[in-house]
RNA sequence: GGACGCAUAGCUCAGUUGGUAGAGCGUCGGCUUUACAAGCCGCUGGUCGGGGGUUCGAGUCCCUCUGCGUCCA
Numbered sequence: 001g002g003a004c005g006c007a008u009a010g011c012u013c014a015g016u017u018g019g020u021a022g023a024g025c026g027u028c029g030g031c032u033u034u035a036c037a038a039g040c041c042g043c044u045g046g047u048c049g050g051g052g053g054u055u056c057g058a059g060u061c062c063c064u065c066u067g068c069g070u071c072c073a
Base pairs, nucleotide, nucleotide: 001072002071003070004069005068006067007066010025011024012023013022019056026044028042029041030040031039049065050064051063052062053061
């Protein structure tokens, strides 16, 4: 220098034709216990990496930038 992949909640990750953004764990509160752990219930938590474009509508399609990874030279 070139090719490809990844970036979504605090963490690990889903998101199926472009049509209301989700799960588990965690935090917090409650129940239970003499107490702790475990268990159960409830709640909380998002500029979907940044910018731009297409579209009635974008996490999803296109361009570009940034970061990380793999491969080629």
This is a predicted structure of a 73-nucleotide RNA (transfer RNA) from an Actinomycetes bacterium.
Its mean pLDDT, the model's own confidence on a scale to 100, is 80.